[in-house]
RNA sequence: GCUGGAGUAGCUCAGGGGUAGAGCACCUGUUUGAAGCACAGGGUGUCGUCGGUUCGAUUCCGGCCUCCAGCA
Numbered sequence: 001g002c003u004g005g006a007g008u009a010g011c012u013c014a015g016g017g018g019u020a021g022a023g024c025a026c027c028u029g030u031u032u033g034a035a036g037c038a039c040a041g042g043g044u045g046u047c048g049u050c051g052g053u054u055c056g057a058u059u060c061c062g063g064c065c066u067c068c069a070g071c072a
Stems, first nucleotide, its partner, number of pairs: 001071007010024004018055001026042005048064005
C1' cells in the first nucleotide's frame, strides 16, 4: 500500500430503517450490630467521526480515524 472484519452503557455483547436493550458491574431503599446474601427500584449512552440517501439512520451509501486478520 491492497483486501476483509470490528467500533453501541463501566465491561462482554445484542439490535441491520420507526427514535436503543440483555448479562455482569454500579447507585438508592428494605433487611443486618455492621457487612455479605436476598428482595424492591434506578440506564448512568452524541450508537467512533464527517457527509449523503430518506418523512425518518444505530441500521443503507461514501470519506476519514482507531483496532484485528490476511496479502504484498